[in-house]
Molecule: transfer RNA
Organism: Propionibacteriaceae bacterium
RNA sequence: GCUGGCGUGGCGCAAUCGGUAGCGCAGCUGUCUUGUAAACAGCAGGUUAGGGGUUCGAGUCCCCUCGCCAGCU
Numbered sequence: 001g002c003u004g005g006c007g008u009g010g011c012g013c014a015a016u017c018g019g020u021a022g023c024g025c026a027g028c029u030g031u032c033u034u035g036u037a038a039a040c041a042g043c044a045g046g047u048u049a050g051g052g053g054u055u056c057g058a059g060u061c062c063c064c065u066c067g068c069c070a071g072c073u
Stems, first nucleotide, its partner, number of pairs: 001072007010025004019056001027043005049065005
């Protein structure tokens, strides 16, 4: 230099053929307990790496850029 894959809450991952972004852990609150843990109930947390385009509508499709990984030269 070229090619491919990946980038989504603090962490690990989902999201069908483009149609309201979810799950687990962690966190917070409450119940329970002498107290903690566990259990149970609830709550909060997201510019879907960044920018642009297509579309009525984009995490998803297209283009550019950045980062990580792998391969080729």